[in-house]
Small-subunit ribosomal RNA, 5' domain from an uncultured Actinomycetes bacterium, 505 nucleotides, folded computationally. Its Rfam family is "Bacterial small subunit ribosomal RNA". The RNAcentral record of the full RNA draws on ENA. Model confidence (mean pLDDT): 84 of 100.
Context: one part of a larger RNA
RNA sequence: GGACGAACGCUGGCGGCGUGCUUAACACAUGCAAGUCGAGCGAUGAAGUUUCUUCGGAAAUGGAUUAGCGGCGAACGGGUGAGGAACACGUGAAGAAUCUGCCCUCCACUUUGGGAUAACACCGGGAAACCGGUGCUAAUACCGAAUAUUGAAACAUAAGUGGCAUCACUGAGUUUUGAAAGAAUUUCGGUGGAGGAUGACUUCGCGGCCUAUCAGCUAGUUGGUGAGGUAAUGGCUCACCAAGGCAACGACGGGUAGCCGGCCUGAGAGGGCGACCGGCCACACUGGGACUGAGACACGGCCCAGACUCCUACGGGAGGCAGCAGUGGGGAAUAUUGGGCAAUGGAGGAAACUCUGACCCAGCGACGCCGCGUGCGGGAUGAAGGCCUUCGGGUUGUAAACCGCUUUCAGUAGGGAAGAAGCGAAAGUGACGGUACCUACAAGAGAAGCACCGGCUAACUAUGUGCCAGCAGCCGCGGUAAUACAUAGGGUGCAAGCGUUGUCC
Numbered sequence: 001g002g003a004c005g006a007a008c009g010c011u012g013g014c015g016g017c018g019u020g021c022u023u024a025a026c027a028c029a030u031g032c033a034a035g036u037c038g039a040g041c042g043a044u045g046a047a048g049u050u051u052c053u054u055c056g057g058a059a060a061u062g063g064a065u066u067a068g069c070g071g072c073g074a075a076c077g078g079g080u081g082a083g084g085a086a087c088a089c090g091u092g093a094a095g096a097a098u099c100u101g102c103c104c105u106c107c108a109c110u111u112u113g114g115g116a117u118a119a120c121a122c123c124g125g126g127a128a129a130c131c132g133g134u135g136c137u138a139a140u141a142c143c144g145a146a147u148a149u150u151g152a153a154a155c156a157u158a159a160g161u162g163g164c165a166u167c168a169c170u171g172a173g174u175u176u177u178g179a180a181a182g183a184a185u186u187u188c189g190g191u192g193g194a195g196g197a198u199g200a201c202u203u204c205g206c207g208g209c210c211u212a213u214c215a216g217c218u219a220g221u222u223g224g225u226g227a228g229g230u231a232a233u234g235g236c237u238c239a240c241c242a243a244g245g246c247a248a249c250g251a252c253g254g255g256u257a258g259c260c261g262g263c264c265u266g267a268g269a270g271g272g273c274g275a276c277c278g279g280c281c282a283c284a285c286u287g288g289g290a291c292u293g294a295g296a297c298a299c300g301g302c303c304c305a306g307a308c309u310c311c312u313a314c315g316g317g318a319g320g321c322a323g324c325a326g327u328g329g330g331g332a333a334u335a336u337u338g339g340g341c342a343a344u345g346g347a348g349g350a351a352a353c354u355c356u357g358a359c360c361c362a363g364c365g366a367c368g369c370c371g372c373g374u375g376c377g378g379g380a381u382g383a384a385g386g387c388c389u390u391c392g393g394g395u396u397g398u399a400a401a402c403c404g405c406u407u408u409c410a411g412u413a414g415g416g417a418a419g420a421a422g423c424g425a426a427a428g429u430g431a432c433g434g435u436a437c438c439u440a441c442a443a444g445a446g447a448a449g450c451a452c453c454g455g456c457u458a459a460c461u462a463u464g465u466g467c468c469a470g471c472a473g474c475c476g477c478g479g480u481a482a483u484a485c486a487u488a489g490g491g492u493g494c495a496a497g498c499g500u501u502g503u504c505c
Base pairs, nucleotide, nucleotide: 001505002504003503004502006501007500008499009498010497013372014371015370016369017368018367019365020364021330026328027327028326030325031324032323035072036071037070040069041068043066048061049060050059051058052057079283080282081281089207090206091205092204093203094202095201098200099199103196104195105194106193107192108191109190110189111145112144113143114142120135121134122133123132124131125130152176153175154174155173159170160169161168162167209255210254211253216246217245218244221243222242223241224240225239226238227237228236258280259279260278261277262273263272264271265270285306286305287304288303289302308319309318310317311316336362338361339360340359344358345356346355347354348353375405376404377403378402385396386395387394388393409446411441412440413439414438415437419432422429423428449494450493451492452491453490454475455474456473460489461488462487463486464485470477471476
C1' cells in the first nucleotide's frame, strides 16, 4: 500500500447493487416451511335447477365439502460444518463386477376368475395419546389361472465370432415368470422386452496440512479355498488353510481441518483464505438399528437406548428450528415473529388448479462497492469578529455580507410503466407499487465531518502545564521559553465518511 462476512470511537444527505451469528453443532415459546389427485375407489352429500305439493315438505338432478382406501411425491428443494487426514475432495481412467422411478425411441400385449379390508354401523377399554371386538362394502389395493422363445431369469452345454485373465456376443434343449382400468372428442394410462438419457454405486493412478519430544504397527491382520451376503467386485461376513501385510519415499500415534471451482495479495514465483455464488461430501438432540421404496439407513418417517423439556386422572403419553421469521443465552458483533406465488423453478393433477419461508420482493444496518448532492458566477472599504504581532501590520479571506443565475437530490402535485411468455370460453389476471420513470411548482432554500501537523510524513504559531497531567507505530517528547501533552487560531489529508483495533499478503 492492498484486502475484510469485521468490530469500536466521532460524524452522517440520497440512490443503485451486493451483503449481514465468524462465538454456544447452546436451549427453544409461537406461526408457517410437503403436499396433491374425485378423470383410481366406496362413502358423505352443501348451494343451485326441475317436477309435485296437504305449502310442512317430498322426489329427481347436481356436484361444493370432508375423513378413509389407493397412486405419485415426500430421497428434490432448504440448513449447517459437528465429525472426518479418508478414494472425503480434485483430476484422469476402469466397470467383461453394477442398479436406475418419472422422461424419450422401438417391438409385443392389455384374456379370465377369486377372497378380503379400511371408511361406515354397533359394542367396549382409556384422563389422554389411542386401542380392541362383531358386522357390511369398493377399487388402477391384494391373490390365482391362461397366453409369450424374434426379445427375460435359472440349469446343463456341442458349435461359431470377438476380446483384455476371469470372459462377452450369437445360436439348438428343459423349467419358471406379466397386465388394470378410467374417460371417451382429442386422449391419459397398465404389462413384458430392447435401446437411450439422467442419476447413483464400486475400483484404481496422481495431487493437496503440521508433528520423529510419535519408530515400529497389524490376528480378519495379509493371502488362498469354499460358503453366505449385495444391484455388484471384495475379509464385506463366516469356516478351514498358509504366515503373511505396512513402514525412514515416514507406517502407527498425536494435533488441526469439510474438499474444490475460486477469493485476497504479489511483477511473478509464491504466501494466506475457503464468507457470499456454484460442484461434491458429511450431519440433522446424542448413540444404534432396520422398514418402505427405483432411490434413504431418511432434517420436518419408524423402533430401541440416553440426556433434556412438557402433559398426566400416576396407569401412561408427547417433543426435537444446523428450514423461514422470532426468543433466551454466549459474544466486540450480525436483521422482520413482513408481502406474494405476479415471474423462475419444483410436487401432484388430463386440465382448471392446489401447495411451495425454494424463489421473487419489501423492511432493518454507511457492513461493502459504485454514483450523486450539500450550489454556480461576480464581489475589497480586503467589513466586523477571532488569532498572531516587531503594534507598522499580518492572517482567517472572495471567505462572508451584497448582486445575478440555476434547481440535481430531498419535498409537493399531476401522469404513470416494462417485467405477461402464460393461463382462461370470456371477463380478467403484478407481490414489488401508485414503485421506477416523465412533467410541473417553490425557495439557496433541508444536507460536512473525521484524523493529523517533531522526523519517517503533506501540514506552525500562541497560551496553559512544568518528568506533573499526559502522548507514543518506531525513534522518542514533558524537569518554566514544549512546532511532540492540553486548548485555541491557522494549516494538511481524505470525505458521507474519517480514524483506531484485529487478521492476511